Model confidence (mean pLDDT): 82 of 100.
The RNA shown here (small-subunit ribosomal RNA) has 1399 nucleotides and comes from an uncultured bacterium.
[in-house]
RNA sequence: AGAGUUUGAUCCUGGCUCAGGAUGAACGCUAGCUACAGGCUUAACACAUGCAAGUCGAGGGGCAGCAUGGCAGAAGCUUGCUUCUGCUGAUGGCGACCGGCGCACGGGUGCGUAACGCGUAUCUAACCUACCCCUGGCUCUGGGAUAGCCCAUCGAAAGAUGGAUUAAUACCGGAUGGUUUCCUUUGGCGACAUCGCCGUUGGAAUAAAGAUUUAUCGGCCUGGGAUGGAGAUGCGACUGAUUAGGCAGUUGGCGGGGUAACGGCCCACCAAGCCUGCGAUCGGUAGGGGUUCUGAGAGGAAGGUCCCCCACAUUGGAACUGAGACACGGUCCAAACUCCUACGGGAGGCAGCAGUGAGGAAUAUUGGUCAAUGGGCGAGAGCCUGAACCAGCCAAGUAGCGUGCAGGAUGACGGCCCUAUGGGUUGUAAACUGCUUUUGUGCGGGAAUAAAGUCGCCCACGUGUGGGUGUUUGUAUGUACCGCAAGAAUAAGGACCGGCUAAUUCCGUGCCAGCAGCCGCGGUAAUACGGAAGGUCCGGGCGUUAUCCGGAUUUAUUGGGUUUAAAGGGAGCGCAGGCGGGCUGUUAAGCGUGACGUGAAAUGCUGGGGCUUAACCUUAUGUAGUGCGUCGCGAACUGGCAGUCUUGAGUGGGUACGACGUUUGCGGAAUUCGUGGUGUAGCGGUGAAAUGCUUAGAUAUCACGAAGAACUCCGAUUGCGCAGGCAGCAAGCGAGUCCCUUACUGACGCUAAAGCUCGAAGGUGCGGGUAUCGAACAGGAUUAGAUACCCUGGUAGUCCGCACGGUAAACGAUGGAUGCCCGCUGUUGGCGAUAUAAUGUCAGCGGCCAAGCGAAAGCGUUAAGCAUCCCACCUGGGGAGUACGCCGGCAACGGUGAAACUCAAAGGAAUUGACGGGGGCCCGCACAAGCGGAGGAACAUGUGGUUUAAUUCGAUGAUACGCGAGGAACCUUACCCGGGCUUGAAUUGCAGAGGAAGGAAUUAGAGAUAAUGACGCCCUUCGGGGUCUCUGUGAAGGUGCUGCAUGGUUGUCGUCAGCUCGUGUCGUGAGAUGUUGGCUUAAGUGCCAUAACGAGCGCAACCCUUUUCGAUAGUUGCCAUCAGGUUAAGCUGGGCACUCUGUCGACACUGCCGCCGUAAGGUGUGAGGAAGGUGGGGAUGACGUCAAAUCAGCACGGCCCUUACGUCCGGGGCUACACACGUGUUACAAUGGGAGUUACAGAGCGUCAGGCGCCGGCAACGUUGUCUUAAUCGCUAAAGUCUCCCUCAGUUCGGAUUGGGGUCUGCAACCCGACCCCAUGAAGCUGGAUUCGCUAGUAAUCGCGCAUCAGCCAUGGCGCGGUGAAUACGUUCCCGGGCCUUGUACACACCGCCCGUCA
Repeated sequence: AGAGUUUGAUCCUGGCUCAGGAUGAACGCUAGCUACAGGCUUAACACAUGCAAGUCGAGGGGCAGCAUGGCAGAAGCUUGCUUCUGCUGAUGGCGACCGGCGCACGGGUGCGUAACGCGUAUCUAACCUACCCCUGGCUCUGGGAUAGCCCAUCGAAAGAUGGAUUAAUACCGGAUGGUUUCCUUUGGCGACAUCGCCGUUGGAAUAAAGAUUUAUCGGCCUGGGAUGGAGAUGCGACUGAUUAGGCAGUUGGCGGGGUAACGGCCCACCAAGCCUGCGAUCGGUAGGGGUUCUGAGAGGAAGGUCCCCCACAUUGGAACUGAGACACGGUCCAAACUCCUACGGGAGGCAGCAGUGAGGAAUAUUGGUCAAUGGGCGAGAGCCUGAACCAGCCAAGUAGCGUGCAGGAUGACGGCCCUAUGGGUUGUAAACUGCUUUUGUGCGGGAAUAAAGUCGCCCACGUGUGGGUGUUUGUAUGUACCGCAAGAAUAAGGACCGGCUAAUUCCGUGCCAGCAGCCGCGGUAAUACGGAAGGUCCGGGCGUUAUCCGGAUUUAUUGGGUUUAAAGGGAGCGCAGGCGGGCUGUUAAGCGUGACGUGAAAUGCUGGGGCUUAACCUUAUGUAGUGCGUCGCGAACUGGCAGUCUUGAGUGGGUACGACGUUUGCGGAAUUCGUGGUGUAGCGGUGAAAUGCUUAGAUAUCACGAAGAACUCCGAUUGCGCAGGCAGCAAGCGAGUCCCUUACUGACGCUAAAGCUCGAAGGUGCGGGUAUCGAACAGGAUUAGAUACCCUGGUAGUCCGCACGGUAAACGAUGGAUGCCCGCUGUUGGCGAUAUAAUGUCAGCGGCCAAGCGAAAGCGUUAAGCAUCCCACCUGGGGAGUACGCCGGCAACGGUGAAACUCAAAGGAAUUGACGGGGGCCCGCACAAGCGGAGGAACAUGUGGUUUAAUUCGAUGAUACGCGAGGAACCUUACCCGGGCUUGAAUUGCAGAGGAAGGAAUUAGAGAUAAUGACGCCCUUCGGGGUCUCUGUGAAGGUGCUGCAUGGUUGUCGUCAGCUCGUGUCGUGAGAUGUUGGCUUAAGUGCCAUAACGAGCGCAACCCUUUUCGAUAGUUGCCAUCAGGUUAAGCUGGGCACUCUGUCGACACUGCCGCCGUAAGGUGUGAGGAAGGUGGGGAUGACGUCAAAUCAGCACGGCCCUUACGUCCGGGGCUACACACGUGUUACAAUGGGAGUUACAGAGCGUCAGGCGCCGGCAACGUUGUCUUAAUCGCUAAAGUCUCCCUCAGUUCGGAUUGGGGUCUGCAACCCGACCCCAUGAAGCUGGAUUCGCUAGUAAUCGCGCAUCAGCCAUGGCGCGGUGAAUACGUUCCCGGGCCUUGUACACACCGCCCGUCA
């Protein structure tokens, strides 16, 4: 000294939280010793029991009890002793009693008290003070009682009453009276006033106590001191204004009373005052201070222990006694409570020390001693003392000590985790060896605290003091301390380890259990839960909780703010208050400085000293105590007083200015209404309509009339006004600012709580007025609804007068005043000058900027800059501008204005995205324009659902659904049922055994399997090896889970044009710039501009294919030329010209021309060219998004199963079927169907194959011959062409379904194959809402091939060619996308956020 937390990120505002210190603490875990300090914070709740205040016989009468002596008697015997009884106050002493002193101290508590209660300073000339000290004096003489004891009575008791008798240092009378007090006479001195002091004359009043034995102690009067107390005053210290007025003895006076004394303290009379916004009164809370904690300080909080003061003693009241009390362990009264009781009455007061109950999270022993210190009494010895000193209990605090030290590595075992399997960590830690002995244990020794005092003796001096000596007195205590002995022996834990905050891994758990101070962890890989291991921090403690200060500059004096974060009053005037121009003089209140007094001690600080150290204790002319009081000095500043000045302010004079206010009059247009005319069927209104008006004549139009309200154009960042606000024209009345003037006053000023006034719209009351518009209301629409938006009407209101109300986003969200500080520009009003140009100056209204300020946006001489003064307001969000109270109001309502509870944020500005039924630009079969489909039918196929023993699993908007699957009858197969196996079906290491392994065939069985079993190894260096089987063992195996642990791969946005970086620059920063702008492009394609300059991934190009040409090479391809040859045919020789097939090249680049354009580029029936503006197609998919898909293709982490979730076999299932959806096929027919005839492809494939030809069969197909390991042979076309039939029908359309018969594949076609033939001949006549594809060799249509494959459910998928269109005006709209911009309270990003109601 800071840190965490609002956001995707940033800066700020702002709250919440943490790290520190502290405590009379409590709770949890743990606990060896010592010293010192501390210990009911709650119920001032109730208290059993014991103790806490007595003492004096040297004041007194006495003698109950004890002891001694004496006398008398009795008993025992040892005959002078013991014991017992009675008498005796004679002695020591002494219960109770009279009397004196004390009990007002000490000890406790904090209820009350906001007060002269406390603190501090001052005053008392307005006072008292027992005991103590000093001074002077006195102590004479009498008297009567009373308690006790005794007698009697009453009562349960407590106690009371009566009678008799008696004493005193008890009580009373008289004397003396210096003094003192009062009255009186009079002199002097002093003081701020009442007045005081020292004298003087006379008068009045007032004293005493003795005791014991010779020396003291007492007693009385007086003065002084000391101590303690009492009173008064200034200043200081809580909270609430939702407490604004309070007070009748109240304020003062005169006179009395009372008091120690002053005083309305009390009383009579008189006056009407006194306190209060500088906070009275009232309410709430509270003992105050020294001090304590914290803080850098200023402050804030606290007042336990110790000290001072106050108050109180069950609650309330009262006095008595006394020097002192209105009295904690006294009295009286009342009240509540408790106890005793014979029911008639009585007793009591722990907030003393212990202790009990209760309350509470919580606070100790019914201990010892008066040895010390102190107190009371006493002449003293002494007695009393729960004050005090000690001990006991308690980690409840502070301080000190210890729990060992050194060596010891194979870095042991074990644990734990990681690992590259070598190791690492716990860890020199342990074991083991040596050493030490604080502490503890045992034994022994052993203080100081005793200074002093008592008593005895002696000495000195001699009114009792000093000295010496002896004796005696110790609770704590046999304690502190010291010595000896044995022995590492007797002694370590707590919290934490996600960030803040030092310290991490494994296992368990699975939004459960739990954690959490804040943020937040936990939903199967948790460094945050629980355990363990390791680590970190502190350590006889460690954590938690509570409270205080700090951090918090988060109440800001030091030291904050108010445009938008919380916060400027709606405006003006203005009393108090605060602040205030120049010069001169004076004063000394503030201010500065010096000194003095005080600021108790303790505490704090500094130095020293004592406990072994420390804490602790102690000491000092030490310091601090920032305060108060007093006395000097100074005079800059502030203030006071006096004088003066003109620049602030005001006044006068002059010229202008304006939608400034108010009153009155006037004007035209429009609107509506009325009357009349013209005129005819609609008008009106809307997105579209309807309600409404209209043949009784509307709307429209013309004329005339009426009414009320508002003033078109001018008109503007214009003007005026304090704000609200003000607009036709004119007049009256009134107000104002600016400018010019240097005539007047001479600081007369600024601000402004309270107060007063004004104050839009709407609202209220009364009275008018009412044309328009128009809350409420009605109707019509819209809508799921529509108490709304839209329409038709329409009351209050809107207008005027008088009054009330008093609020607005009353905004510049910016209070007023004054001064200072670069500029540019426009404009309004005035003045000056000139050439009526530029220009100067003052006051306004605007724009843009420098500096500066600001979190930024922005402000910027009209400040949000730099300063001064005054006012108002703010202190996290919500609750809430709410509730209650008060004030105002006719009401509506306004002003003032909380709390409980709850959250960790709420908020401001700016940034990047995303989004918008925001804007601009652009693109895409996106729409539009077209063509053909889907959605209706039947079937095929996939999915959902349902069913099932199982219908294995996955894919599920676009981006799942003829998808994984490019071939489910068995196998596949993962599912179900049943039967088997357990190192296992497959792979492999090691060890052992064997020579085989294998196996035709037979038997059992559904098969797996089991049994029998003819036959049956190789190489060799002769050691063995290979290979196989069996046994054992180590590995196995899993289509089990997690695609949200992953790799890899894939889909989609999207072949969209984007996505980034380096350096520089700008910004506090997130970020921006570059990548934006203009033009252009299919394109971030390019050009130009440009604080940017460059670069990368994408685009394009490079690659493949197609289209043209050339070169080259010609077999299996081709045949122009030559020759041969066939029924025919490149069939053959030959050739490589052409076609074609390969390879290598060329070509296209806006290159040329015209036009447009700066350029890039665009454009054209352009030229040329096979092809023209990326020629067509393909491959190629940026940064990223969807926790998208896949653990079942593969791989892989973790988890799970192991005679099973592994594996083998048989059968079944994946093919089910009320239904729903997707994708397809075939159709519904005549642009067609059927029959016949006839022509033309490309690509690909083929030897367990592809076929072809002949023959048989209606056919599927079969038999047989033959070609091809392929440019050689084969598959090889259909639509089309031509001819005939059909003639609009459920048909010669359509072909489902079903029956029958076959063919083929295969171990096997029942579940469950395809094909052929015959027969059967269903739905369907072009398909609702809606929806899909396609822009040219495309759509549409026609057939062909291939993969998988024994066969095939293929109508699917992937390819190939044939025939071959229509349309695009265009970008308003739907969908998707790109760039720029704008708004945002979104950031999981509009499938967002969020409000209300209901559950």
Background:
Its Rfam family is "Bacterial small subunit ribosomal RNA".